Overview
Predicted 3D model of a 66-nucleotide RNA (transfer RNA) from a marine eukaryotic metagenome. Rfam family: tRNA. The prediction has a mean pLDDT of 83. The same sequence occurs in records of 2 taxa.
[in-house]
RNA sequence: AGAGUAGUUCAAUUGGUAGAGCAACGGUCUCCAAAACCGUAAGUUGUGGGUUCGAGUCCCUCCUCU
Numbered sequence: 001a002g003a004g005u006a007g008u009u010c011a012a013u014u015g016g017u018a019g020a021g022c023a024a025c026g027g028u029c030u031c032c033a034a035a036a037c038c039g040u041a042a043g044u045u046g047u048g049g050g051u052u053c054g055a056g057u058c059c060c061u062c063c064u065c066u
């Protein structure tokens, strides 16, 4: 100096309802399975504070990684 967000890899348009791919689970299909398609669940946004009507986003402290 950069990074930390779902199990994992990553988004989030200069502050306004946190999403996607893969994985997992269920369903359709199939003699069975895979593939494909549809759907569901999964988050105290590393910790603790501050500012603000409102913070993943701005400020400060600490922790971890490069």
Stems, first nucleotide, its partner, number of pairs: 001066004007022004016053001024040005046062001048060003